[in-house]
Context: one part of a larger RNA
């Protein structure tokens, strides 16, 4: 010193285990905030820290339901102290407090600080000092005041508002809007209205009851799905991009207004003094009550075989009032009755009753000996239950040992339904076709932009910007330039459920998911240490044993660390702890040199 063999250290791979993920399914909930969030700071136990939990009433207090023997929360003991059949602790459901900081709102301010006014109280001989409540902005409604400029109007103040503000993972609409790519280079053109900024909203959102689409035959609002279909098209006709009719499903639901009349109130204007008005007819009566216009209210009206008003007829109660007045005829109103109707949009609550769901919970069957063995639940032998042999644990592998599991029971609040109560609605054929009405700076048109499968093209259709600028049903608008003939349809108000999207969040459930370099970045004091001015970045770190039974004693040693002796099945299972590969170091042998 190399080789081989055994026997050790070192080291932390593997194996096998899971407290945590990861994904997808069903059901739930889908918001939280000026009554102060979301997220923090600082406190807060009898005894230092973290975490939780909680707020100066601070691991809590009140009141109510379960529940019924221990408890004073974790890491994590140990001591003190107590508390509990007068029912503690725990689990639900309601209320109290709830420091300071944050939207942060009394001023201010380098968050978790600093300084104030006001009203009340506390305390004092007074001021300092303490308590408790108020004191931001905008918006909206009421008043009050009130310029330039007379009336106004800006302006200014008071009171009221549970009106707004900020916060939240994805979904949604809407406002702006890239390059990296790709085309094998690049400029149209893709990536893509995508990523990202902004705003604003629900629980869904957004769309929606034809000025559709269709094709001589027809469909009947929206939306999601499959198909038509990578089709017809568009495209430096390059790379791409890319529909709809129709059809099969799902889910279904329709409804209000604006105008023309009428009519009431308020305002401007204008009026004969009585063939203007006060519902017709007759007689009386009253005097601006007229008209004409605008704003507001109520009634009408809501449609495309056009519809509506106005006008005639014709058809449905019963009572009371009004309409200047008596009689007749008419019209409105109420209120009864009669039909219908309904609370999710179409107008909108509440109650009662009864049924079901519904927290936190209650009940729930059946096993025993021998055998190994530290330990049975293993294996032998004999029962036993099963509407329960799903899972877990319990010293090895349990249907009878324990939690449960099937199945059965329970209730508050809320929530669904059903009846009543209770609400609300009542006209509708027929005709006439002479009158009036049906949404205006709208449609259209041109220039420019833009969305559609459509890149400007024979470019319709839609939407935005300048400019011009119609009609009212013998009227418009589409049917892919454009006309004619045909057909559909009736714009320029507005609201709509379900069927579709999503998953911060709860509960259950499943897995040919992952098992500690894996699976979330975290199974552990994790978005923690630690980096970085900051914005950002961003770890490593599980396993004794069934139980601590965590080695008392004695011995070397300053200690560390051992040797004995003890526990335990095992201690080469001693907290550097389950197995313990390998590299990499050592001791014995042996062979070689």
């Nucleotide at each position: 010193u190399g080789c081989a063999c055994a026997u050790g250290g070192u080291g932390g791979a593997u194996g096998c285990c899971u407290u945590g993920g990861c994904a997808u399914c069903g059901a739930g909930a889908g918001c939280c905030g000026a009554u102060g969030a979301a997220g923090g700071a600082c406190g807060u136990a009898g005894g230092a820290g973290u975490c939780u939990g909680c707020g100066a009433u601070a691991a809590g207090c009140c009141c109510u339901g379960g529940g019924g023997a221990g408890c004073u929360g974790a890491c994590a003991a140990c001591c003190g102290a107590g508390c509990u059949g007068u029912g503690a602790u725990c689990c639900g459901g309601g209320g109290g407090u709830g420091u300071c900081c944050g939207a942060a709102u009394g001023g201010g301010g380098a968050a978790a600080c600093c300084c104030g006014g006001c009203u009340g109280g506390a305390g004092g001989a007074a001021a300092g000092u303490c308590c408790a409540g108020u004191c931001a902005c905008c918006u909206c409604u009421a008043c009050c005041u009130g310029a330039a400029c007379a009336c106004a109007u800006a302006g200014g103040g008071u009171a009221g508002u549970u009106g707004g503000a900020g916060g939240g993972a994805a979904c949604g609409c809407g406002g702006g809007g890239a390059a990296g790519u790709g085309a094998a280079a690049c400029a149209u053109c893709u990536c893509a209205g995508u990523a990202c900024c902004c705003g604003c909203a629900g629980g869904a959102a957004g769309a929606g009851a034809a000025a559709a689409c269709a094709a001589c035959a027809g469909u009947g609002a929206u939306u999601c799905c499959g198909g038509g279909a990578g089709u017809a098209g568009u495209g430096g006709c390059g790379a791409g991009c890319g529909a709809a009719a129709c059809u099969g499903g799902a889910a279904g639901a329709g409804g209000c207004u604006a105008a023309a009349c009428c009519u009431c109130a308020a305002g401007u204007a204008u009026g004969u003094g009585a063939u203007a008005g006060c519902c017709g007819g007759c007689g009386g009566g009253c005097g601006u009550u007229g008209u004409a216009c605008u704003u507001g209210g109520g009634g009408g009206g809501u449609u495309g075989u056009g519809g509506g008003g106005c006008c005639g007829c014709a058809u449905g109660g019963u009572c009371u009032g009004u309409u200047c007045u008596g009689c007749c005829g008419g019209a409105c109103a109420g209120a009864c009755g009669a039909a219908g109707a309904g609370u999710c949009a179409u107008a909108a609550a509440c109650c009662a009753u009864g049924a079901g769901u519904g927290a936190a919970g209650u009940u729930g069957a059946g096993a025993c000996g021998g055998c190994u063995g530290g330990a049975a639940a293993g294996u032998c032998g004999u029962g036993g239950c099963a509407u329960a042999g799903a899972g877990g644990g319990u010293g090895a592998g349990a249907c009878c040992c324990c939690c449960g599991u099937a199945g059965a029971c329970g209730u508050a609040a809320g929530c669904u339904c059903a009846u009543g109560g209770c609400u609300c609605u009542u006209g509708u054929g027929c005709g006439u076709g002479a009158c009036c009405c049906c949404g205006a700076g709208u449609a259209a048109c041109a220039c420019c932009g833009a969305a559609c499968c459509c890149c400007u093209g024979a470019a319709a259709u839609u939407c935005g910007g300048u400019g011009u600028g119609a009609a009212u049903c013998u009227g418009g608008c589409g049917g892919g330039a454009c006309c004619a003939c045909c057909c559909g349809u009736u714009a320029a108000g507005c609201c709509u459920a379900a069927a579709u999207a999503c998953u911060c969040c709860u509960c259950g459930a499943u897995g040919a998911c992952c098992g500690a370099u894996a699976g979330c970045g975290g199974a552990c004091u994790a978005g923690u240490a630690c980096c970085g001015u900051g914005a950002g970045g961003g770890a490593a770190a599980g396993g004794u044993g069934a139980a601590a039974a965590g080695u008392a004693c004695c011995c070397c040693g300053g200690g560390a660390g051992g040797g004995g002796a003890g526990u335990g099945a095992a201690a080469u299972a001693g907290u550097a702890c389950c197995u313990g590969a390998a590299a990499c170091c050592a001791u014995g042998u042996g062979c070689a040199u």
Description
Predicted 3D model of a 593-nucleotide part of an RNA (large-subunit ribosomal RNA, domain I) from Aeromicrobium sp. IC_218. Taxonomically the source falls in Aeromicrobium (Bacteria, Bacillati, Actinomycetota, Nocardioidaceae). The full RNA is in RNAcentral, with records from ENA. The coordinates come from a structure-prediction model, not an experiment, and the mean pLDDT is 81. It matches the Rfam family "Bacterial large subunit ribosomal RNA".